[in-house]
RNA sequence: GCUACUGUGGCUCAAUGGUAGAGCAGUUCACUCGUAAUGAACAGGUUGAGGGUUCGAUUCCCCCCAGUAGCUCCA
Numbered sequence: 001g002c003u004a005c006u007g008u009g010g011c012u013c014a015a016u017g018g019u020a021g022a023g024c025a026g027u028u029c030a031c032u033c034g035u036a037a038u039g040a041a042c043a044g045g046u047u048g049a050g051g052g053u054u055c056g057a058u059u060c061c062c063c064c065c066a067g068u069a070g071c072u073c074c075a
Base pairs, nucleotide, nucleotide: 001071002070003069004068005067006066007065010024011023012022013021018055026042027041028040029039030038048064050062051061052060
């Protein structure tokens, strides 16, 4: 340099055009003599940046950024 893939709450991952969810972690409450476990509730993300298509974009298109893997070239 080229190709492919990935980027979504603190972490690990869903959601393939119709208003973004789950598990763990966090907070509160219940239960308990107390703790853990368990149960219930709550909070937390404008989805890597920008633009385009569309009535509507995490999803499709373009261009950047970051990461991973492979290939190639050079001294």
Annotation: This is a predicted structure of a 75-nucleotide RNA (transfer RNA) from a Eubacteriales Family XIII. Incertae Sedis bacterium. It matches the Rfam family "tRNA". It is annotated as a transfer RNA. RNAcentral holds the sequence, with entries from ENA. The organism belongs to Anaerovoracaceae, within Bacteria.